[in-house]
Context: one part of a larger RNA
RNA sequence: CCCGCAGCUAGACGGAAAGACCCCGUGAACCUUUACUGCAGCUUGGUAUUGGGUUUAGGCCCAGCAUGCGUAGCGUAGGUGGGAGGCUACGAACCGCCACUUUCGGGUGGCGGGGAGCCGACCCUGAAACACCACCCUUGCUGUGCUUGAAUUCUAACUGGGUGUGUGCAGCACCCAGGACAGUGCUAAGUGGGCAGUUUGAUUGGGGCGAUCUCCUCCUAAAAGGUAACGGAGGAGUCCAAAGGUACCCUCAGCCCGGUUGGCAAUCGGGCAGCGAGCGCAAUGGUAGAAGGGUGCUUGACUGCGAGUCCGAUGGGACAAGCAGAGACGAAAGUCGGGCAUAGUGAUCCGGUGGUUCCGUAUGGAAGGGCCAUCGCUCAACAGAUAAAAGGUACUCCGGGGAUAACAGGCUUAUCUCCUCUGAGCGUCCAUAGCGGCGAGGAGGUUUGGCACCUCGAUGUCGGCUCAUCGCAUCCUGGGGGUGGAGAAGCUCCCAAGGGUUCGGCUGUUCGCCGAUGAAAGCGGUACGUGAGCUGGGUUUAGACCGUCGUGAGACAGGUCGGUCCCUAUCUGCUGUGGG
Numbered sequence: 001c002c003c004g005c006a007g008c009u010a011g012a013c014g015g016a017a018a019g020a021c022c023c024c025g026u027g028a029a030c031c032u033u034u035a036c037u038g039c040a041g042c043u044u045g046g047u048a049u050u051g052g053g054u055u056u057a058g059g060c061c062c063a064g065c066a067u068g069c070g071u072a073g074c075g076u077a078g079g080u081g082g083g084a085g086g087c088u089a090c091g092a093a094c095c096g097c098c099a100c101u102u103u104c105g106g107g108u109g110g111c112g113g114g115g116a117g118c119c120g121a122c123c124c125u126g127a128a129a130c131a132c133c134a135c136c137c138u139u140g141c142u143g144u145g146c147u148u149g150a151a152u153u154c155u156a157a158c159u160g161g162g163u164g165u166g167u168g169c170a171g172c173a174c175c176c177a178g179g180a181c182a183g184u185g186c187u188a189a190g191u192g193g194g195c196a197g198u199u200u201g202a203u204u205g206g207g208g209c210g211a212u213c214u215c216c217u218c219c220u221a222a223a224a225g226g227u228a229a230c231g232g233a234g235g236a237g238u239c240c241a242a243a244g245g246u247a248c249c250c251u252c253a254g255c256c257c258g259g260u261u262g263g264c265a266a267u268c269g270g271g272c273a274g275c276g277a278g279c280g281c282a283a284u285g286g287u288a289g290a291a292g293g294g295u296g297c298u299u300g301a302c303u304g305c306g307a308g309u310c311c312g313a314u315g316g317g318a319c320a321a322g323c324a325g326a327g328a329c330g331a332a333a334g335u336c337g338g339g340c341a342u343a344g345u346g347a348u349c350c351g352g353u354g355g356u357u358c359c360g361u362a363u364g365g366a367a368g369g370g371c372c373a374u375c376g377c378u379c380a381a382c383a384g385a386u387a388a389a390a391g392g393u394a395c396u397c398c399g400g401g402g403a404u405a406a407c408a409g410g411c412u413u414a415u416c417u418c419c420u421c422u423g424a425g426c427g428u429c430c431a432u433a434g435c436g437g438c439g440a441g442g443a444g445g446u447u448u449g450g451c452a453c454c455u456c457g458a459u460g461u462c463g464g465c466u467c468a469u470c471g472c473a474u475c476c477u478g479g480g481g482g483u484g485g486a487g488a489a490g491c492u493c494c495c496a497a498g499g500g501u502u503c504g505g506c507u508g509u510u511c512g513c514c515g516a517u518g519a520a521a522g523c524g525g526u527a528c529g530u531g532a533g534c535u536g537g538g539u540u541u542a543g544a545c546c547g548u549c550g551u552g553a554g555a556c557a558g559g560u561c562g563g564u565c566c567c568u569a570u571c572u573g574c575u576g577u578g579g580g
């Protein structure tokens, strides 16, 4: 140097399983509910199956009878028309009794007595006689008929039971009970996680929680324009009939001086004052040679257009001379198609209202539509998926991602550990024996973080056991300096990693506390060394209980009991041994 054999498992981010955790998908499935929308089911009503009688309440038609009171007035005058006579021995006036009604005055009817009268145009009144007749109105009574509802009853539909017949079922007969109810069909309203289909936004230094989502102003923005962040600051979702148009006129804030109450500051006078005021509201730009402050007259806060431009991917947004019509103000020239400018907002569909010389299914109309004007969205997740929508999953599943979290590594080092500098002060005196305020500079990469760079077609996660190996910022042992070192014992600093660094109780614990020893019971790195070496107590599946939260399904760095740890070693490495 080559080749074996027997072993060990540190590595081959070893094998196995397109990670189950996490995120994503306008993925899925189950489950829940006061998510949405439906469907069974249920309740109630109507109607059909479904018939008879009686009573009662209401409506209508017809017939008969009654009914009607403002004031003036013999008085209880319903309206209109005819009308000069009508009723009475078939019993008038009047009297008694009964019934109904009443505005308490009376009115109407029946019966008995009675035995010959009673009423009408007259005077009052808007309207004249209940003298008589006819047609009606209001309100009521009675009767027939129709109809509606309710109650009750009947039995023959229908239902249940029994007996008989029938091999049995069905059917049939009879009896009993119920009964037009129940049951069933159709229909309407309500209820309806019982069931079904679905929805349950995005951004995000992982996701969730929180916050935000459209528009305006400033900075960031790197002197054109534009320009991001969960960067830094603020506003808008209107207001105004004048705060618009026009003609004419005026100039502010502040300060100083003076002047009754009056003061720092009110109103008045004088002066200085170029803009620091004001401009409905945020900010910015602009602005007194007005866009600010007034006064007069007014409605251009117009209709039909619009050359030409600017911004924007588009939708769209912004500016605009000029022409026609009819006007406002102004002597005129002219100005005026809202407001000093930049926010004050919503596409399309669907529908409403007004207008219209448009279309209008053979034709004339109409229905309906078009066109013009206008209205209805915190469609605010504001370029708006639907008219209409919340949750759970640890019972879970699929497709993906190291585009994105938890472990480990990496980078960083705020935090952490250690060191150095300076020296305010403590140390009786004395900054530095020992300490060291406020500060400054580093080292390390053991903490908690930040970032999200390899790994999600898998890099097994705490602690223990076993076996270690390294660093030194040294716990012991060794060598030294200083001392506020008398000695001894210490304190502090320098050198030093050779070796060593215990056994127990509690807890899953690392850690920690305690007990007993000891020279000492060091601190860290090694994927918080080590699960193809062991364990599996903890964490972190499926079961279950408690507390709390939730309507619930369920949830909880809350607790509790229970809970499958696979791999025969190919290569590297290592140990032992053999051959060439």
Base pairs, nucleotide, nucleotide: 001580002579003578004577005576006575007574008573010572011571012570014567015566022401023400024399025398027397028396029393030392031391032390035198036197037196038195039194041191042190043189044188045187046186047185048184049183051154052153053152054151055150056149057148058147059146060145062143063142064141065140066139068137078136079135080134081133082132085119086118087117094113095112096111097110098109099108100107101106158178159177160176161175162174163173164172165171201213202212203211210230214236215235216234217233218232219231237382238280239339240338244298245297246296247295248294249293250292252276254272255271256270257269258268278287279286281344283342284341285340302325303324304323305322308319309318310317311316314383327336328335329334350376351375352374353373354372355371356370358369359368408455409453410451411450412449414448416444417443418442419441420440421439425435426434462537463535464534465533467529468526469525470524471523472522475500476499477498478495479494480493481492482491483490502516503515504514505513506512543561544560545559546558547556548555549554
Molecule: large-subunit ribosomal RNA, domain V
Organism: Planctomycetota bacterium